[in-house]
RNA sequence: GCCGCCUUAGCUCAGCCUGGCUAGAGUCCCGGCCUUGUAAUCCGGUGGUCGUCGGUUCGAAUCCGACAGGCGGCU
Repeated sequence: GCCGCCUUAGCUCAGCCUGGCUAGAGUCCCGGCCUUGUAAUCCGGUGGUCGUCGGUUCGAAUCCGACAGGCGGCU
């Protein structure tokens, strides 16, 4: 220098290929239930600029481009 992949909740990750409901799960945290008490189980709740900027579209986490960070390959 060239090519590919990844970036979504505090953490670990789905969803993206095929655009359309208010963007989800587990976990952490908070509250409740239970217990003599604690933990665990169970129930409920909080939490998001979908890496950034721009483009396409009636509509973008999803398609396109550039950039940033990370990983890998080739030379």

A computed fold for a 75-nucleotide RNA from Streptomyces chumphonensis, annotated as transfer RNA.
The coordinates come from a structure-prediction model, not an experiment, and the mean pLDDT is 82.
The source organism's lineage runs through Bacteria, Bacillati, Kitasatosporales, Streptomycetaceae and Streptomyces.
It matches the Rfam family "tRNA". Its family is annotated with triplet codon-amino acid adaptor activity in the Gene Ontology. Rfam describes the family as follows. Transfer RNA (tRNA) molecules are approximately 80 nucleotides in length.